[in-house]
């Protein structure tokens, strides 16, 4: 130096709850439950919202804190 693993220290992320926003899934701020990938990316599943159909397929958009996959990563005690 690597992996494996997680003691501390520093930086990072933000469940919920409050309040603004948006038809809506939701999103911005403040709060702090918890997370080493809770960093990225909607590619598979699956989940949610609008639309539309007699249904179902569909069409459009949320969601990476559900899986799975693709690139990337911070520290260094046992």
């Nucleotide at each position: 130096u690597a992996a494996c693993c997680g003691a501390a220290a520093a930086g990072g992320c933000a469940a919920u709850u409050g309040u603004c926003c948006g038809a809506g899934a939701g999103g911005g701020c403040a709060u702090a439950c918890g997370c080493a990938a809770a960093g990225c990316c909607a590619g598979g599943a699956a989940u949610c919202c609008c639309g539309a159909u007699a249904a179902u397929g569909c069409g459009g958009g949320a969601a990476a804190g559900u899986c799975c996959g693709g690139c990337u990563g911070c520290c260094g005690a046992a």

A computed fold for a 78-nucleotide RNA from Chloracidobacterium sp. UBA3360, annotated as c-di-GMP-I riboswitch aptamer. NCBI's taxonomy places the organism under Bacteria, Acidobacteriota, Chloracidobacteriales, Chloracidobacteriaceae, Chloracidobacterium.